Record summary:
This is a predicted complex of two RNAs, RNase P RNA and transfer RNA, with 438 nucleotides together. Its mean pLDDT, the model's own confidence on a scale to 100, is 76. It holds a member of the Rfam family "Bacterial RNase P class A". The family's RNA type in Rfam is ribozyme. Rfam links the family to the GO terms dimeric ribonuclease P complex, ribonuclease P activity and tRNA processing.
[in-house]
C1' cells in the first nucleotide's frame, strides 16, 4: 500500500419557484409576513417500563416465562466484568500455557416415557466365543457358568494397572472420571486448590416432569370530558331485596353495584377536545469505577398529523460507476427506508465513504 | 394500534406424541378403440417457505426471518 474479516461512527449538500401540516404576530374578515416540519432504523411487534381502568390488587388453582456468579439499570428475558466447559489456533519432547470464538451453563445419581434401521442384547442383555457339569448315545448334544475377545449400530454396560477364577466379571484394590455432604486456604461470589466420609455408572428435559425464582388481567381502539339525537313507546320472556342482571383476571371462591334485564320489530346518531410530545432527553468536560454507569459543571433542542403533512420542478457542488484520446470529457445512479401515546433494550434491512483492530499479500528501508 | 392462524409435489390435502414423506385432480407414456371420451397399466415431479440451533437422526422440538389470511372499535 492493497484485500478480507470484526466493530464503531456518518449516511448527500445549497439556492430559487410553487405547494402541504401545525405554532406565533397583524387583521372584523378574507388574507398576508415570520419560524418549525422522519430516522438509525421512524420496520418487526420480540423482551422491559411509563401512564391508564377494572377493589391501588384479594385467596386457591390454572397456565406462561426465566434458570453459572457478581454487578449496572426505573425496569428487562437487555448490558458489562468474571466463573466453568467445548472448539479452533500458535507455542512446547511432554504436561502446561497464551489467543479468539460459541454456549437455552439447574436437574436423567427423584419418577414415568423414548431410543427407528441393524444387531443376540438398546438397559431384567449370551448370537459366536470361553469355561465345566451331564451321558445306553461323545454330539452341528443338553444344562448351567461367564460381559475378557468377534460382529451391528449414532451410542454396547466407566478407562488403565494389579489381584482373583473352572473360566471370567467392579468381583476386590490402586489411579482416573464424576455426584452428594463436610474440613482448611484464597475469592464478594460463581469457583479453584488440597483432604475426609458415603456413594454413581448408556443417551435423550429445544421429552412429560421436579425443583429454585418472577408474573393479577387489559392495551390509548387504555381512559376523561363535551356536544348531537331519538321511542321515557310497541310485542314476547326473566326478575323487583326470599336480590334477576351487570362489573372483576382462563376457572372456582371473593368483591363491588343494586332494578331493571334479554329477544323481536322499529326509530335515532356516527362531531369534537384532551390523553399527546420538554423527556429515566442530546452533547462536551471533569471526576469515581477494569468496564457498563453514575454524579457535577457548562450548554443545546421545540415534528405532531387524524385518513392522516414532511411534496414537485430547474440550477449549482459532491460521491460512486461504466466508456473515453486520461488529473479530461460523455452518460447513469445516489443505499436501507417513510413518525401516530413515551421511552430503555434486541433483532432484522441498508448503496457509499470514514476511523480502529486483527489475518494475509506484495514493496522499501 | 392490539390480538392470532397459516405455509408440504401444478392445485386441493394428508403425515402423532422426532425414523426412508403420501392422497386425490391434473401433466407424460403404453394399451384399449377406426379416431375421441370413459377405462387399464406405468413413470416423472419436493433443498417441507428461508436461515441457525437442540439430536445419532428435525416436515415434526427451539430461536429468528419473509410471505399470506383471519379477529378486534
Nucleotide at each position: 500500500a492493497c484485500a478480507a474479516u470484526a466493530a464503531c461512527g456518518c449516511g448527500u449538500u445549497c439556492u430559487g419557484u410553487c405547494g402541504c401540516u401545525g405554532c406565533u404576530u397583524u387583521g372584523c374578515a378574507a388574507a398576508a409576513a415570520g419560524g418549525a416540519g422522519a430516522g438509525g432504523a421512524a420496520a418487526g411487534u420480540c423482551c422491559g417500563a411509563a401512564c391508564a381502568a377494572c377493589a391501588u390488587a384479594g385467596a386457591g388453582u390454572a397456565c406462561c416465562a426465566u434458570a453459572c456468579u457478581u454487578c449496572c439499570u426505573a425496569a428487562c428475558g437487555g448490558g458489562a466484568a468474571g466463573g466453568c466447559u467445548u472448539c479452533a489456533a500458535a507455542u512446547u519432547u511432554u504436561c502446561u500455557u497464551u489467543u479468539g470464538a460459541a454456549g437455552a451453563c439447574a436437574g436423567c445419581a427423584a419418577g414415568u416415557g423414548c431410543c427407528a434401521c441393524a444387531g443376540a442384547a438398546a438397559a431384567u442383555a449370551a448370537c459366536c466365543g470361553c469355561c465345566a457339569a451331564u451321558c445306553g448315545g461323545u454330539g452341528u448334544a443338553u444344562u448351567g457358568g461367564u460381559a475378557a475377545g468377534g460382529g451391528u449400530g449414532a451410542a454396547a454396560a466407566u478407562g488403565c494397572a494389579g489381584g482373583g477364577u473352572a473360566a471370567g466379571a467392579g468381583c476386590c484394590u490402586g489411579c482416573a472420571u464424576c455426584u452428594u455432604g463436610u474440613u482448611g486456604u484464597g475469592g464478594u461470589g460463581a469457583c479453584a486448590c488440597a483432604g475426609c466420609a458415603a456413594g454413581a455408572g448408556g443417551g435423550u428435559a429445544a421429552a412429560c416432569c421436579u425443583u429454585a425464582u418472577g408474573g393479577g388481567u387489559u392495551g390509548a381502539a387504555a381512559g376523561a370530558c363535551c356536544a348531537u339525537g331519538u321511542a321515557a313507546a310497541c310485542c314476547g320472556g326473566g326478575g323487583c331485596u326470599u336480590g334477576a342482571g351487570g362489573g372483576u383476571u382462563g376457572c372456582u371462591c371473593g368483591c363491588c353495584u343494586g332494578a331493571c334485564u334479554c329477544g323481536g320489530a322499529g326509530g335515532g346518531u356516527a362531531g369534537g377536545u384532551c390523553g399527546a410530545u420538554g423527556g429515566a432527553g442530546g452533547u462536551a468536560u471533569u471526576u469515581a469505577g477494569u468496564g457498563a454507569u453514575a454524579a457535577a459543571u457548562a450548554u443545546c433542542c421545540u415534528a405532531g398529523a387524524u385518513a392522516a403533512a414532511u411534496g414537485a420542478c430547474a440550477g449549482a457542488a459532491a460521491u460512486c460507476u461504466u466508456a473515453u484520446a486520461a488529473c479530461u470529457u460523455a452518460a447513469g445512479a445516489u443505499a436501507c427506508a417513510g413518525a401516530a401515546u413515551u421511552c430503555g433494550g434486541c433483532u432484522u434491512a441498508u448503496a457509499g465513504c470514514g476511523u480502529u483492530a486483527u489475518u494475509g499479500u506484495u514493496a522499501u528501508u | 394500534g392490539c390480538g392470532g392462524a397459516a405455509g408440504u409435489a401444478g392445485c386441493u390435502c394428508a403425515u402423532u406424541u422426532g425414523g426412508u414423506a403420501g392422497a386425490g385432480c391434473g401433466a407424460a407414456a403404453g394399451c384399449c378403440u377406426u379416431c375421441c371420451a370413459a377405462g387399464c397399466u406405468u413413470u416423472a415431479g419436493g433443498u417441507g417457505g428461508c436461515g441457525g440451533g437442540u439430536u445419532c437422526g428435525a416436515g415434526c422440538c427451539c430461536c429468528g426471518u419473509c410471505u399470506u389470511c383471519c379477529g378486534c372499535u